[in-house]
Context: one part of a larger RNA
RNA sequence: CUGGGCGUAAAGCGUGCGCAGGCGGUUUUUUAAGACAGGCGUGAAAUCCCCGGGCUCAACCUGGGAACUGCGCUUGUGACUGGAAGACUAGAGUAUGGCAGAGGGGGGUGGAAUUCCACGUGUAGCAGUGAAAUGCGUAGAGAUGUGGAGGAACACCGAUGGCGAAGGCAGCCCCCUGGGCCAAUACUGACGCUCAUGCACGAAAGCGUGGGGAGCAAACAGGAUUAGAUACCCUGGUAGUCCACGCCCUAAACGAUGUCAACUAGUUGUUGGGAGGGUAAAACCUUUUAGUAACGGAGCUAACGCGUGAAGUUGACCGCCUGGGGAGUACGGCCGCAAGGUUAAAACUC
Numbered sequence: 001c002u003g004g005g006c007g008u009a010a011a012g013c014g015u016g017c018g019c020a021g022g023c024g025g026u027u028u029u030u031u032a033a034g035a036c037a038g039g040c041g042u043g044a045a046a047u048c049c050c051c052g053g054g055c056u057c058a059a060c061c062u063g064g065g066a067a068c069u070g071c072g073c074u075u076g077u078g079a080c081u082g083g084a085a086g087a088c089u090a091g092a093g094u095a096u097g098g099c100a101g102a103g104g105g106g107g108g109u110g111g112a113a114u115u116c117c118a119c120g121u122g123u124a125g126c127a128g129u130g131a132a133a134u135g136c137g138u139a140g141a142g143a144u145g146u147g148g149a150g151g152a153a154c155a156c157c158g159a160u161g162g163c164g165a166a167g168g169c170a171g172c173c174c175c176c177u178g179g180g181c182c183a184a185u186a187c188u189g190a191c192g193c194u195c196a197u198g199c200a201c202g203a204a205a206g207c208g209u210g211g212g213g214a215g216c217a218a219a220c221a222g223g224a225u226u227a228g229a230u231a232c233c234c235u236g237g238u239a240g241u242c243c244a245c246g247c248c249c250u251a252a253a254c255g256a257u258g259u260c261a262a263c264u265a266g267u268u269g270u271u272g273g274g275a276g277g278g279u280a281a282a283a284c285c286u287u288u289u290a291g292u293a294a295c296g297g298a299g300c301u302a303a304c305g306c307g308u309g310a311a312g313u314u315g316a317c318c319g320c321c322u323g324g325g326g327a328g329u330a331c332g333g334c335c336g337c338a339a340g341g342u343u344a345a346a347a348c349u350c
Stems, first nucleotide, its partner, number of pairs: 003322004007304002012318001014201004021194003025088007033081002035077008049065006091191001092188004096183004103177007110154001115149007125136002162169002206247006215241002220236004258317006266295012299306002323350003332343004
């Protein structure tokens, strides 16, 4: 000496499940593969190192020793890791009883609003803008009343509120269904953690087939603005947005923070559950547990900040980074209907 890192400087896979692999709780006996100790054999010579000798010295040559950190055999040891057998309950799980929830899938249904249609009342404007114009309207618009059609989204409640692995999830009711939390017992008895390859899920846009189409609205058309205006503003408007099935597989997929476990001051709010006190019932108080927020100590950090939900102190396993540009590109492979995705360089240049 045997690398340093990954919130914002390059760097955590978008998320989960999980085979191989890596790692693995307490305890008894045993084994002796790893490990440690002793012995024996071998480890050619030269080289290197040490002590001598020879060329006038040195390089060089040469004698002896040490070394050759290794391998094999053998004898022991039994703490630790591994193997075998047995036991345990603190990890993990199951059962029982409760609880909250926009968790997911399917079906039904409700009201407000926009648009359109029909009819009534009614008359000259309406709409739009910074100002206008395009546009709509005497073939009766806009306004107002009644009735109807259809699609999409669910005001208030609503909240740094809840649920979900993430993406994400919101009117109400029913059916099917996943997960979580709490309490007290009982049971199983390490069944665990992580995970290359793999598999599954994965906003929006986009694609295929068939529906649907109210509002909104890429493209497109017109009107304005302007030096121009392939924009911003206005009037229209098609894909699309919606549904079913099948693809695509990306994102500032963000907490820009991988998962699991242990340990390490507090304060305040809030959500779900439990216990005790209190109340007629509540409110409220104390405490505990699982989330979710705001501050903050030690510590950490380049600073900003993080701070028991860590970016603190540690362990296990995976992923990733290694100057800027060229470039997340070319080529090749794999995937895709395509769009493209994924894997992923170099020359050259600073």